Source information: The RNA shown here (Guanidine-I riboswitch aptamer) has 103 nucleotides and comes from a Pseudomonadota bacterium. NCBI's taxonomy places the organism under Bacteria, Pseudomonadati, Pseudomonadota.
[in-house]
Parts: sequence; structure tokens; C1' cells
RNA sequence: CGAAUGCGCAGCUAGGGUUCCGGUCUCGCUAGAGAUGUCUGGUCCGAGAGCUGCCGGCACCGCCAGUGGCGGGGCUCCACGGAGGGAUAAAAGCCCGGGAGAG
Repeated sequence: CGAAUGCGCAGCUAGGGUUCCGGUCUCGCUAGAGAUGUCUGGUCCGAGAGCUGCCGGCACCGCCAGUGGCGGGGCUCCACGGAGGGAUAAAAGCCCGGGAGAG
């Protein structure tokens, strides 16, 4: 310098809130009820610009006598970013959105 590369899927994390569970407080004889996320938490949500894996894609090499099959390692980059709105119980690095804009 050159070919191609879905901006794929899953698990998780930073982060996020408060339906449910738990915690705390109040009430109640009890059963339980109410309040509280300015409660570390479990469930839950969760990244284009976070992590890991997988599929897919791309070209290459080797073997098998072979319109193909099997195997192998490689590449799959880069990425500054609101305000506002939306979903859900609610919020968010979720979604609008690799958008507007900046460069």
C1' cells in the first nucleotide's frame, strides 16, 4: 500500500433506579399495613464510542484426487459528542443515536 468486514448475537461490567425481596422507621396484640433508594444489597435495566466469548464475513496456507471436503493460523479497524424527548415500577453510559453538532 492492497481485499473484505453484520456497526450481528450472548454473557458480564462501569453505571442506573425502586416494581418485587431484603434493610430501616412508624403503626398494630397478632396477622399485617404505611413510609423510606438521602438503604451497602438480591431480583431488575444496562453500554456504538466498556470487557469476554461465539456466529457471520474476508483473503491466505496445507491435506485429501477434489466442480468439493477437511484442517490451520490471521484480519474484522476507528470512534469527540450535547440539550431535549421516549420506554418501563423507575432511572441510567438503555432507546431516538456512530442522530444534531464538533473535528